[in-house]
Context: one part of a larger RNA
RNA sequence: GGAUGAACGUUGGCGGCGUGCCUAAGGUAUGCAAGUCGAACGAGAACAAAGGGGCUUGCUCCUUUGUUUUAGUGGCAGACGGCUGAGUAACGCGUAGGAACUUACCCUCAAGUCAAGGAUACCGUCUCGAAAGGGACGUUAAUCCUGGAUACGGUCUUCGGAUUAAAGGCUUCGGCCGCUUGAGGAUAGGCCUGCGUCCUAUCAGGUUGUUGGUGAGGUAAUGGCUCACCAAGCCUAUGACGGGUAACUGGUCUGAGAGGAUGAUCAGUCAGAAUGGAACUGCGAUACGGUCCAUACUCCUACGGGAGGCAGCAAUUAGGAAUCUUGCACAAUGGACGAAAGUCUGAUGCAGCGACGCCGCGUGGAGGACGACGGCUCUCGGGUUGUAAACUCCUUUUAUGUGGGAACAAGUUCUGAGUGUACCACAUGAAUAAGGCCCCCCUAACUACGUGCCAGAAGGGUCGGUGAUGCGUAGGGGCCGAACGUUAUCC
Numbered sequence: 001g002g003a004u005g006a007a008c009g010u011u012g013g014c015g016g017c018g019u020g021c022c023u024a025a026g027g028u029a030u031g032c033a034a035g036u037c038g039a040a041c042g043a044g045a046a047c048a049a050a051g052g053g054g055c056u057u058g059c060u061c062c063u064u065u066g067u068u069u070u071a072g073u074g075g076c077a078g079a080c081g082g083c084u085g086a087g088u089a090a091c092g093c094g095u096a097g098g099a100a101c102u103u104a105c106c107c108u109c110a111a112g113u114c115a116a117g118g119a120u121a122c123c124g125u126c127u128c129g130a131a132a133g134g135g136a137c138g139u140u141a142a143u144c145c146u147g148g149a150u151a152c153g154g155u156c157u158u159c160g161g162a163u164u165a166a167a168g169g170c171u172u173c174g175g176c177c178g179c180u181u182g183a184g185g186a187u188a189g190g191c192c193u194g195c196g197u198c199c200u201a202u203c204a205g206g207u208u209g210u211u212g213g214u215g216a217g218g219u220a221a222u223g224g225c226u227c228a229c230c231a232a233g234c235c236u237a238u239g240a241c242g243g244g245u246a247a248c249u250g251g252u253c254u255g256a257g258a259g260g261a262u263g264a265u266c267a268g269u270c271a272g273a274a275u276g277g278a279a280c281u282g283c284g285a286u287a288c289g290g291u292c293c294a295u296a297c298u299c300c301u302a303c304g305g306g307a308g309g310c311a312g313c314a315a316u317u318a319g320g321a322a323u324c325u326u327g328c329a330c331a332a333u334g335g336a337c338g339a340a341a342g343u344c345u346g347a348u349g350c351a352g353c354g355a356c357g358c359c360g361c362g363u364g365g366a367g368g369a370c371g372a373c374g375g376c377u378c379u380c381g382g383g384u385u386g387u388a389a390a391c392u393c394c395u396u397u398u399a400u401g402u403g404g405g406a407a408c409a410a411g412u413u414c415u416g417a418g419u420g421u422a423c424c425a426c427a428u429g430a431a432u433a434a435g436g437c438c439c440c441c442c443u444a445a446c447u448a449c450g451u452g453c454c455a456g457a458a459g460g461g462u463c464g465g466u467g468a469u470g471c472g473u474a475g476g477g478g479c480c481g482a483a484c485g486u487u488a489u490c491c
Base pairs, nucleotide, nucleotide: 001491002490003489004488006487007486008485009484010483013361014360015359016358017357018356019354020353021319026317027316028315030314031313032312035076036075037074040073041072043070044069045068046067047066048065049064050063051062052061053060054059055058083272084271085270092197093196094195095194096193097192098191101189102188106185107184108183109182110181111180112179113178114148116146117145118144123138124137125136126135127134128133153164154163155162156161168177169176170175198244199243200242205235206234207233210232211231212230213229214228215227216226217225247269248268249267250266251262252261253260254259274295275294276293277292278291297308298307299306300305325351327350328349329348333347334345335344336343337342364394365393366392367391374385375384376383377382399428400427401426402425403424404423408418435480436479437478438477439476440461441460442459446475447474448473449472450471456463457462
């Protein structure tokens, strides 16, 4: 000198774009953050219309149709998106390769979708419990479940054969959406390997499923992944093993570069979801807002027993030098579901707060004296503040007011949270807007008074003991400017 997710002190007009718990992966009140489908299914409720019955003639009951809605069964999605960096020195990441694999939804191609049966939730009755939550019996549907038929194809094969599926819904009757099996693709992922990846030898030996083989089991798949048997190997001063520290990268900062430091925001990968462990479901999880067990903590309780997990968005408390609103909207982009209309979406789009950063603009412009007043100083003549002010003329960025007023909408109609925003025109009137640090040398900028090794200053050298350009105040000056200094850290 440059830089920062900064903090502190003094000061502070506006806008644009960014950015904001670096500490306690401490604890959390409240609300929201993952639902959706009635064109898979049977019920209940409400409303409307039509028809029929009862009759007290304007009420009630039944049936059908339509619309809306509710919990339940079923499907798909809750493995994405969002957050955090505790752990991890590792095939975790980066890069370059590899072979023994899987992949829901999507695309292409081929073949099929036949005939039966069964259970159960909801609901009703009874019942246990304070609650959370159950239990018994009865009844019912399906794209729920089960076996049977068929087999282009698939799998196995001793090449004879054996074995293996399916589900319907809507319809304007044209079809559309599905379902099953197989082949290929796309996308996504699992696995293996070479090389690279911090400090420490005041860590020198480490290892028994350890290293390899055979066989088996297991997995989507290779493999000591697991097991039985056999052999005794394997790693290591090119640093094994141990200890410490740490998510990694694209990048970022600095530097002429080489390098050094760093890994906030954004993007890719990994890991975690109170702590530890486990599996279930599923194409996919060993699953943040699923389940089970244990532990710690918090809450409810009728003391028998239960409930919970903000490292989602806001918010709160604690910690700390320190880090924001319990906001608006699904209008756009993207996602889930749905045939669609649409619903949901604290993703996202916006707004709010903070000079936290970068950039831009303004706080007026021109004229105006041998130079006012005041201040400071003085050799008392003057000098300086200083064209500075006053004053004259002008302008209106900005400010305020009034009027007009977008784009973002893709989809001929409709649809905008932001927003009457950006922007434009007119009016008013210099009107609304300047400070901080420094002035001995390094280092740009000097005098007076006060103080008297005191009070104090200080990055280094140092300064202050009666003329201090170094302390304090004032005048003047220098630098930067909505900022200026200080501290911390990196180059």

Small-subunit ribosomal RNA, 5' domain from candidate division WS6 bacterium OLB20, 491 nucleotides, folded computationally.
The sequence was found in a public genome assembly.
Model confidence (mean pLDDT): 85 of 100.